[in-house]
Context: one part of a larger RNA
RNA sequence: GAACGAACGCUGGCGGCGUGCCUAACACAUGCAAGUCGAACGAGAAAGUUUCCUUCGGGAAACCAGUAAAGUGGCGCAAGGGUGAGUAACACGUGAAUAAUCUGCCUACGAAUUCGGGAUAACUCGACGAAAGUUGUGCUAAUACCGGAUAAGACCACACUUCUUAUGGAGCGUGGCCAAAGGAGUCUCAAACUCUGUUUGUAGAUGAGUUCGCGGACCAUUAGCUUGUUGGCGGGAUAACAGCCCACCAAGGCGACGAUGGUUAGCCGGCCUGAGAGGGUGAUCGGCCACACUGGAACUGAGACACGGCCCAGACUCCUACGGGAGGCAGCAGUAGGGAAUCUUAGACAAUGGGGGAAACCCUGAUCUAGCCAUGCCGCGUGUGUGAUGAAGGCCUUAGGGUCGUAAAGCACUUUCGCCAGAGAUGAUAAUGACAGUAUCUGGUAAAGAAACCCCGGCUAACUCCGUGCCAGCAGCCGCGGUAAUACGGAGGGGGUUAGCGUUGUUC
Numbered sequence: 001g002a003a004c005g006a007a008c009g010c011u012g013g014c015g016g017c018g019u020g021c022c023u024a025a026c027a028c029a030u031g032c033a034a035g036u037c038g039a040a041c042g043a044g045a046a047a048g049u050u051u052c053c054u055u056c057g058g059g060a061a062a063c064c065a066g067u068a069a070a071g072u073g074g075c076g077c078a079a080g081g082g083u084g085a086g087u088a089a090c091a092c093g094u095g096a097a098u099a100a101u102c103u104g105c106c107u108a109c110g111a112a113u114u115c116g117g118g119a120u121a122a123c124u125c126g127a128c129g130a131a132a133g134u135u136g137u138g139c140u141a142a143u144a145c146c147g148g149a150u151a152a153g154a155c156c157a158c159a160c161u162u163c164u165u166a167u168g169g170a171g172c173g174u175g176g177c178c179a180a181a182g183g184a185g186u187c188u189c190a191a192a193c194u195c196u197g198u199u200u201g202u203a204g205a206u207g208a209g210u211u212c213g214c215g216g217a218c219c220a221u222u223a224g225c226u227u228g229u230u231g232g233c234g235g236g237a238u239a240a241c242a243g244c245c246c247a248c249c250a251a252g253g254c255g256a257c258g259a260u261g262g263u264u265a266g267c268c269g270g271c272c273u274g275a276g277a278g279g280g281u282g283a284u285c286g287g288c289c290a291c292a293c294u295g296g297a298a299c300u301g302a303g304a305c306a307c308g309g310c311c312c313a314g315a316c317u318c319c320u321a322c323g324g325g326a327g328g329c330a331g332c333a334g335u336a337g338g339g340a341a342u343c344u345u346a347g348a349c350a351a352u353g354g355g356g357g358a359a360a361c362c363c364u365g366a367u368c369u370a371g372c373c374a375u376g377c378c379g380c381g382u383g384u385g386u387g388a389u390g391a392a393g394g395c396c397u398u399a400g401g402g403u404c405g406u407a408a409a410g411c412a413c414u415u416u417c418g419c420c421a422g423a424g425a426u427g428a429u430a431a432u433g434a435c436a437g438u439a440u441c442u443g444g445u446a447a448a449g450a451a452a453c454c455c456c457g458g459c460u461a462a463c464u465c466c467g468u469g470c471c472a473g474c475a476g477c478c479g480c481g482g483u484a485a486u487a488c489g490g491a492g493g494g495g496g497u498u499a500g501c502g503u504u505g506u507u508c
Stems, first nucleotide, its partner, number of pairs: 001508004006504005013380006020372001021338001027335002030333003035075003040072002048063006082291003092215007101208002106204008114148004123138001125136004153178001155176004160171004182196005217263003224254003229251004234246003266288004270281004293314004316327004344370001346369003352366001353364004383413004393404004417449001418445006427435001452497005457478003463492005473480002
């Protein structure tokens, strides 16, 4: 000098765009953050309104409404959002391999969509329990579940052909084996047609798994480490290779080119600095990874060993009728605590995107907005011109004067920003605007409402007076102060930056 997710002191007018718990991966009250589909299915209210009856208490019917809530079933909940604890590792970056693999939804092109069956929730009637909830009996449906048929095709086995580095790829044949579910519209219904779904393939797309080369922090005051360890054979497991697991066999494997151990740490694109080389760093944004109270395990599923799922154990908190239960903000706000320190318990789904749905639409603290903070960057303003009796006043003075100083006043103008009033978008159009009566425009208003902070011994731009008297104090370094202090404190003057200025911390 530059930089910052900064903090502190003094000060503070406006706008635009960013950023905002770096500490306790500490604990969390409250609300919201993942639902949706009646065009899969069985069922299905109430309030209210209207009409009728009435013994005036009420009753019945219709609408409400095939609506709401609950249930079975489907898809989604593995995305999006958060955090950086762990991890020195094929975690990450980069380049490859997969003839060792999977891939819901989607796209293109094919084939099929047949015949049956038994349950169960909801519901009914009971039982237990304080609750959470549990349980018995009876009833019922499906695109829920189960069985049979069919097989273009996939898969498996065998034989053959061909290609190949191949225990492999491609092809052909035979045998075996594997499917399914319906719904809606037109229509009075059926049929038929159309739409949509379902099953099974091939190819693609997307996403993922696995493997390898190179790069990849510090400590040698860590020098030896290893027995599923290293390799083989056979098997199991997996979507798939592999000691991933197991039996047997061999005795290997790694290491000063740093094994093993320890310390620290998420990695990168980037960001800061620097002429560069390099050094530092990894907030915001983007990619990857890991984690979700702590530890462990699996289930479902195309995908998880699953933040707002399940089970077990543990710590903690809460409820309890003491028998037993409930919970997990490193989602958005917010609270307590810690800390030098970091925001609103806001609005809207209008846009973009996501989930469900045929759609209407519903959901979406993703997102878009607004709010708070000079926290940063950028822009603007706090007036302009004129004005010498060089006013008054302050300060200095050699007492003549000098200086603040055209500065002020005065005179003449202007109105950015602000304030008041009116008009009023783009963003989204067929319609729909949270932002928001916002941006912007027009008119009005009056110089009116808007300047501070640090410094002035040298480095380093800027000097005098008074006070103090090695005191009080200053200080980044050198150093100032003991009676004439440009270095302390005040004043006048001056220098620098400016809605900021200075200090502290950290990096180059």
Small-subunit ribosomal RNA, 5' domain from an uncultured Alphaproteobacteria bacterium, 508 nucleotides, folded computationally.
RNAcentral holds the full RNA, with entries from ENA.
The coordinates come from a structure-prediction model, not an experiment, and the mean pLDDT is 87.